The RNA shown here (SAM riboswitch aptamer (S box leader)) has 109 nucleotides and comes from Salipaludibacillus aurantiacus. Taxonomically the source falls in Salipaludibacillus (Bacteria, Bacillota, Bacilli, Bacillaceae).
RNA sequence: CUCUUAUCCAGAGUGGCGGAGGGACUGGCCCUGUGAAGCCCGGCAACCAGCUGUUUUCUGCAGUAAGGUGCCAAUUCCUGCAAAGCGUUAGUGCUUUGGGAGAUGAGAG
Numbered sequence: 001c002u003c004u005u006a007u008c009c010a011g012a013g014u015g016g017c018g019g020a021g022g023g024a025c026u027g028g029c030c031c032u033g034u035g036a037a038g039c040c041c042g043g044c045a046a047c048c049a050g051c052u053g054u055u056u057u058c059u060g061c062a063g064u065a066a067g068g069u070g071c072c073a074a075u076u077c078c079u080g081c082a083a084a085g086c087g088u089u090a091g092u093g094c095u096u097u098g099g100g101a102g103a104u105g106a107g108a109g
Base pairs, nucleotide, nucleotide: 001109002108003107004106005105006104007103008102013041015040016039017038021031022030023029025080027078028077042072043071044070047068048067050064051063052062053061054060076101081098082097083096084095085094086093087092
């Protein structure tokens, strides 16, 4: 980097260093010197592994959290394509569903 698969409306700091940017991309809309990114500490969660319980065993389920990741503004912040419904004289708006794109885990190449 590509492929397969699961998940994405919950949760997480009044900390230290740092100094101007950040929210993938588009268009919006936001966050940010009342301190962005990044690093450290702290925390959340439970995908993988481990351990415990249950089970004849496996599977499964429940629990645990000292291992490997992940995550800690806003639903993945909304949106981009298609369909249906509703509204508008119209431009176009709103709602729902599906899809796309993306993120993360696990597996494969």
Its mean pLDDT, the model's own confidence on a scale to 100, is 83.